[in-house]
Molecule: Bacterial RNase P class A
Organism: Desulfobacula sp.
């Protein structure tokens, strides 16, 4: 100087002026006058959860979700640190990260054989046949050993060497890998480094069915309560009356509650206004103090929309962010340039509206900013 990787904050606006919309408080209640009004994602509706009902509970199966360790948290399929593993030169970055020796399953074509496999080419023994002068070489055919060597494949049942064999072969032995078991060392653990024994050689896939091991009740602010009004406390059918009809507890069982002028169903009829719930919170800001952090804790301190066909907004003008043209200058250099200062002009400004709230997660975006860190070039 060029490039790339991580982190945070931040959101285009700020100030005046005119006009309009609303909570809410004041008051003289027509008005007037203080005072607050939409995001980091409000957006998806994907997790958790508060809160209201389900009258109050409980078991089983089913049914989901999760999956290294350790800690946060009201909880989560979330978040910090960390292990190991895969990418990358590197700061980093990804991870659906338990189990393939319970069991079923799937991998095309090729190739003898693709996971209790396998015999094409081949090597080696024994026969018969037969060519060449031979006890020797070779050919065809049976019959038995092999699985080291060539072959085919993305991948072939451990790898290199050397003894060994009729000829191979962990058959046996160094020495590497992998597995298993034992010990020491370090870490709260995952797991890390080490030593030693055994020839033990025991592909792959579970974001495939399974396997194990934590947790999980359902509807949802259109939840729920309350006030007031109207109508036709209508017609009809089934079942049953405690030895229990129906009907509540997500889907099934038990199991347990409701339940007798009963309970279900079907048809019709009336209402569909208001009030509340609604924002004081697992709050939010600063400071200390533990802690790698995540977050916790003490103190101070603030109130920071609540609307209901649905408000929170137009314009104008000045300043400011930015990118750009062009004149003028200032420092540095020997020039090239390089960086900074003013004036006039021009042009950019994204994704996008609360609706019970809240932790999260995905996804859209825009010009700028600050802090670190790796890589490379070039000068001293």
């Nucleotide at each position: 100087c060029u490039g790339a990787c991580c982190a945070g904050g931040a959101a285009a606006a700020a100030c005046g002026a005119u006009c309009g919309c609303u909570g809410g408080g004041u008051u003289u209640u027509a008005a007037a006058c203080c005072u607050g009004g939409a995001g980091g994602a409000a957006a998806g509706u994907c997790c958790g959860a508060a809160c209201a009902c389900c009258a109050a509970a409980g078991g089983a199966c089913a049914g989901g979700a999760c999956g290294c360790u350790c800690c946060a948290u009201a909880a989560c399929g979330u978040g910090g640190a960390g292990u190991c593993a895969c990418g990358g030169u590197g700061a980093c970055g990804u991870g659906a990260a338990g189990g393939a020796a319970a069991g079923u399953g799937c991998a095309a074509c090729a190739g003898a054989g693709a996971g209790u496999a396998g015999a094409c080419c081949g090597c080696c023994c024994g026969g018969a046949u037969u060519g060449g002068a031979a006890u020797c070489c070779g050919a065809u055919c049976c019959g038995g050993g092999u699985a080291a060597g060539g072959g085919u494949g993305a991948a072939a049942c451990g790898g290199u060497g050397c003894g060994g064999u009729a000829a191979g072969a962990g058959c046996g032995c160094a020495c590497c890998a992998g597995u298993u078991u034992u010990c020491c060392a370090g870490g709260u653990g995952a797991c890390u480094g080490g030593a030693a024994a055994a020839g033990c050689u025991u592909g792959g896939u579970a974001a495939a069915c399974c396997c194990c091991g934590u947790c999980c009740g359902g509807u949802g602010c259109a939840a729920g309560a309350c006030c007031a009004a109207a109508u036709a406390g209508g017609a009809a059918a089934a079942c049953a009356a405690u030895u229990g009809a129906g009907g509540g507890c997500u889907g099934u069982c038990c199991g347990u509650c409701c339940g007798a002028u009963g309970u279900u169903u079907u048809c019709g009829g009336g209402u569909a206004g208001g009030u509340c719930g609604c924002a004081u919170g697992a709050g939010g800001u600063g400071u200390g103090c533990g802690g790698c952090a995540a977050c916790g804790u003490a103190c101070a301190u603030c109130c920071c929309a609540g609307a209901u066909g649905a408000a929170u907004g137009a314009u104008c003008g000045u300043u400011g962010a930015u990118c750009u043209g062009g004149c003028u200058u200032u420092u540095g250099g020997u020039a090239a340039c390089a960086a900074g200062a003013g004036c006039c002009g021009g042009g950019u400004a994204a994704c996008a509206g609360a609706a019970u709230u809240c932790g999260g997660c995905u996804u859209a975006u825009c010009a700028a900013c600050u802090g670190g860190u790796c890589a490379g070039g070039c000068c001293g």